About this RNA:
A computed fold for a 130-nucleotide RNA from a Bacteroidia bacterium, annotated as SAM riboswitch aptamer (S box leader). The organism belongs to Bacteroidia, within Bacteria. Model confidence (mean pLDDT): 79 of 100.

RNA sequence: AACUUAUAAAGAAAGGUGGAGGGACCGGCCCUUUGAAACCUUGGCAACCGACAGAUUCAAUUCUGAUAAGGUGCCAAUUCCUUUCUAUGCGCACUUCGGCUACGCUCAGUGUCCAUAGAAAAUAUAAGUC
Repeated sequence: AACUUAUAAAGAAAGGUGGAGGGACCGGCCCUUUGAAACCUUGGCAACCGACAGAUUCAAUUCUGAUAAGGUGCCAAUUCCUUUCUAUGCGCACUUCGGCUACGCUCAGUGUCCAUAGAAAAUAUAAGUC
């Protein structure tokens, strides 16, 4: 790298070095010389692993609770927004047949903008497999 599972609307920044970029990717939008990236120090958040207690099981496992010494991770904006599919709703356009109180309206269908919900994809992180 690849694969599997879980999570992603919450949370948490100061200082030093540095000196122009950064937010994964396209586009948008945003952050940034009132100092970007990166590195270092200190602090913090969270609770994936771990350690602890309980329940369940023959066992493995699984679940729950409380914890934060240790291993990671993280500390602008929902994973900053975005893409695809499905459903629902509003609007708009088009169309066959039918109906009507008829130069239009209505029923139905298709396409599309927007909104909401669900799923998928992508990405990130953890734990594991190989």